This is a predicted structure of a 358-nucleotide part of an RNA (large-subunit ribosomal RNA, domain IV) from a Candidatus Wirthbacteria bacterium. The sequence was found in a public genome assembly. The prediction has a mean pLDDT of 86.

[in-house]
Context: one part of a larger RNA
RNA sequence: CUCUUGUUAAGGAACUCUGCAAAAUUGCACCGUAACUUCGGGAGAAGGUGCGCUUCAUGCUGGGGUUUACAUUUAUCUGUUUACCUCGGCAUAAGCCGCAGUGAAAUGGCUCAAGCGACUGGUUACCAAAACCACAGGGCUCUGCUAACGCGCAAGCGGAAGUAUAGGGUCCGACACCUGCCCAAUGUCAGAAGGUUAAGGAAGCGGGUCAUUCCGUAAGGAAAAAGCCUGCGACUGAAGCCCUGAUGAAUGGCGGCCGUAACUAUAACGGUCCUAAGGUAGCGAAAUUCCUUGUCGGGUAAGUUCCGACCUGCACGAAUGGUUGAACGACUUGAGCGCUGUCUCAACAAGAGACUCG
Numbered sequence: 001c002u003c004u005u006g007u008u009a010a011g012g013a014a015c016u017c018u019g020c021a022a023a024a025u026u027g028c029a030c031c032g033u034a035a036c037u038u039c040g041g042g043a044g045a046a047g048g049u050g051c052g053c054u055u056c057a058u059g060c061u062g063g064g065g066u067u068u069a070c071a072u073u074u075a076u077c078u079g080u081u082u083a084c085c086u087c088g089g090c091a092u093a094a095g096c097c098g099c100a101g102u103g104a105a106a107u108g109g110c111u112c113a114a115g116c117g118a119c120u121g122g123u124u125a126c127c128a129a130a131a132c133c134a135c136a137g138g139g140c141u142c143u144g145c146u147a148a149c150g151c152g153c154a155a156g157c158g159g160a161a162g163u164a165u166a167g168g169g170u171c172c173g174a175c176a177c178c179u180g181c182c183c184a185a186u187g188u189c190a191g192a193a194g195g196u197u198a199a200g201g202a203a204g205c206g207g208g209u210c211a212u213u214c215c216g217u218a219a220g221g222a223a224a225a226a227g228c229c230u231g232c233g234a235c236u237g238a239a240g241c242c243c244u245g246a247u248g249a250a251u252g253g254c255g256g257c258c259g260u261a262a263c264u265a266u267a268a269c270g271g272u273c274c275u276a277a278g279g280u281a282g283c284g285a286a287a288u289u290c291c292u293u294g295u296c297g298g299g300u301a302a303g304u305u306c307c308g309a310c311c312u313g314c315a316c317g318a319a320u321g322g323u324u325g326a327a328c329g330a331c332u333u334g335a336g337c338g339c340u341g342u343c344u345c346a347a348c349a350a351g352a353g354a355c356u357c358g
Stems, first nucleotide, its partner, number of pairs: 001353008010344002014342001019339001027051005036041001038174001052096004057092010069080003097101001109337007116329002121133002137172007149158003176323003180254003185251002187247005194242003200236002204232006212223004255273005282316001283313001294310005
């Protein structure tokens, strides 16, 4: 010097990203206990007081056993009662000792305020336990049973030996108060008059081959039925798409400019353009605010954090839920009391290493 411990004058968070770590609190009994609240809680709230030992002390009280008498009974049991033995408990009083009596050990620190998530629970086995996931609860949607849906080529199986108070999918996430406007786009559902539209069918029109016929003395040439091969093809022809509607707890979206009131400022009001409709309630510098350490107030001697407001919301907003909210949280943030070697500022001690010799 390093590690693991112990103690420390005065101060007491000045340390530091942060009271990280440590210290402190701790048991039992009694007293006492606020806001808020879903009336259950909060609560061990907070905050206090006591605690050892002695007395054959005093008072009260519980259990076990032996025993007397009476009642009851066939008997045992049981009840009342007499005397005694034994194991405790609570309280009071007086006294005794120590620095200290839950004498060691085990054994909550507390409070105020805010954010997020209602809660208990689950999670990245081995760097993340959380505000993530789940949850009870709410909604939408599909499914009438050979159900929807899933696995499988199939047989078949799950769903379910269930049957819409059931089962599947999806979103939100207790409770409370609520959940506004837009169906133009995308999706879904419904509709069917018209337009478009495939394979297929197909009247008809061609091409090739060719019996046969015609021309020619001949060689050869021309025309051509049926069949077969082949090209085009009016017309016919479903769903879909176009089309007509509905639908937001479906995917999603929810404006701009100009003017105006008898100080100024502001604009209830008016004009105009665009849109499917122009953001309602509530909240708001927020886990969201760039400018920004916004401005005001509170807390501090001093506060980029924190709390309460304001609203100019760069770029909140209503089940990708909005706003509250008791209880809960090894969550996050701010403040205070207590407490301390975290620090001012370090010292000493114990053990184990390091170091020297061997």